This is a predicted structure of a 273-nucleotide RNA (Archaeal signal recognition particle RNA) from a Nanobdellota archaeon.
The sequence is in RNAcentral, with records from ENA.
Its Rfam family is "Archaeal signal recognition particle RNA". Clan: SRP clan. The family's RNA type in Rfam is non-coding RNA gene.
It is recorded under the gene name ffs.
[in-house]
RNA sequence: CGGCAGGCUAGGCUGGUGGGUUAGCCCUCCAUUAUAAUCGCAAGCGGGCUAUAUGGCGAAGCCGAAGCUAAGAGAGAGGUGCAUGCUUUAGUUGUGGUCUUGGUUUGGACGUUGAAGCCUUGUCCUGAUUGGUCAUUCCUUGCGUGAACUGGAUCAGGCCAGGAAUGGAGCAGUCCUAAACGUUUGGAUUGGCGCUUUCAGGGUUGCAGGGUUGAGGAAAAGCCAAGGUCAGCCGCUGCUGGGGUAUGCUUCCAUCUUUUGGUGCGCCUGCCG
Numbered sequence: 001c002g003g004c005a006g007g008c009u010a011g012g013c014u015g016g017u018g019g020g021u022u023a024g025c026c027c028u029c030c031a032u033u034a035u036a037a038u039c040g041c042a043a044g045c046g047g048g049c050u051a052u053a054u055g056g057c058g059a060a061g062c063c064g065a066a067g068c069u070a071a072g073a074g075a076g077a078g079g080u081g082c083a084u085g086c087u088u089u090a091g092u093u094g095u096g097g098u099c100u101u102g103g104u105u106u107g108g109a110c111g112u113u114g115a116a117g118c119c120u121u122g123u124c125c126u127g128a129u130u131g132g133u134c135a136u137u138c139c140u141u142g143c144g145u146g147a148a149c150u151g152g153a154u155c156a157g158g159c160c161a162g163g164a165a166u167g168g169a170g171c172a173g174u175c176c177u178a179a180a181c182g183u184u185u186g187g188a189u190u191g192g193c194g195c196u197u198u199c200a201g202g203g204u205u206g207c208a209g210g211g212u213u214g215a216g217g218a219a220a221a222g223c224c225a226a227g228g229u230c231a232g233c234c235g236c237u238g239c240u241g242g243g244g245u246a247u248g249c250u251u252c253c254a255u256c257u258u259u260u261g262g263u264g265c266g267c268c269u270g271c272c273g
Base pairs, nucleotide, nucleotide: 001273002272003271004270005269006268007267008266011063012062013061014060015033016032017031018030019029023050024049025048026047027046038059039058040057041056067263068262069261070260071259072258073257074256075255076253078252079251081249082248083247084246085245086244087243088242089241090240091239092238094236095235096234097233098232099227100226101225102224103223104222105221106220110216117212118211119210120209121208122207123206124202125201126200127199128198131195132193133192134191135190137188138187139186142183143182144181145180151176152175153174154173159168160167161166
């Protein structure tokens, strides 16, 4: 002097960028990106600072003469802006369809076990009518119960009158009966009913029955004409707004590689040459 190993210290690392905010910078907030990688305290009327601003206070770990830093180039996840295309959504203008009638084309369920059509009846509605049934009220027929006081008849016993015969009033009992009650027959009135008879009228469509007739014809789709269109729904066009996505350009930029600079490259011990 150089090399190797160990130890120490200066120093370095434990993130960066954008947005927001701010006079401006950082942090707490949001977004994005990266690492093997921090912890605790307080912080949006906020916390710390002043172009020397690129957080503050406290603690810990790692690396260690390692690194840190300025500028340029390349790659590059992501973000911003612009343009174009695609897509989606909301609102809105206009228009067509969805609706009705008729015609026409396609179609061929069904049909001689009878299509379409025609007539008629019922179902449906209105007005009346007739019966049935139920209920209210009234009347009536038969039967039963039925008066102690307070109906009538007959009145044992007892009581009264009488010499007696006999008579009188009259309780109980029995019979009849009024009011009333129960039941039954029949009738009238009023009202009701998922009922019934008959008559008349109405009746878009549908369903069912009968008669007549004898081969067509239902749904659905397209086109044409006329009419209608408050709203809703579907389709198309234009306009406005929002979102997503692809490409290109621009710009910012984590991270990585690289070039040139700045700064630092120190100390101690041992071994080897």